Notes:
Pistol ribozyme from a Bacillota bacterium, 80 nucleotides, folded computationally. The prediction has a mean pLDDT of 78. Its Rfam family is "Pistol ribozyme". Rfam links the family to the GO term catalytic activity. For this family Rfam cites "Crucial Roles of Two Hydrated Mg(2+) Ions in Reaction Catalysis of the Pistol Ribozyme" (Teplova et al., Angew Chem Int Ed Engl, 2020). Taxonomically the source falls in Bacillota (Bacteria, Bacillati). It was read from a public genome assembly, where an Rfam model found it.
[in-house]
RNA sequence: ACUCGUCCCGGCGAGUAUAAACAGGCUUUAGGCCGGGAGCGGUGCGGGAUAGUACAGGAGGACUACUCCUGCACGUAGCA
Numbered sequence: 001a002c003u004c005g006u007c008c009c010g011g012c013g014a015g016u017a018u019a020a021a022c023a024g025g026c027u028u029u030a031g032g033c034c035g036g037g038a039g040c041g042g043u044g045c046g047g048g049a050u051a052g053u054a055c056a057g058g059a060g061g062a063c064u065a066c067u068c069c070u071g072c073a074c075g076u077a078g079c080a
Stems, first nucleotide, its partner, number of pairs: 001016005006038006025079003032040001042074008050065004055060001
């Protein structure tokens, strides 16, 4: 000097061409190192899709999901 610990600013820490980590004060939490902001990940509730299961002659309705989309809310906590 640059890169990384979700993104921006600041701090803390790591690495040297790579993007990880046993590091980032201690404990705790699903909540990602910390503060502020964001709301990417995460959590809760709802809607839809899909798949599965059982019922039914069919239309159709019911249940489940660790899958997908989407709306709203929250944005670990305590101590130092």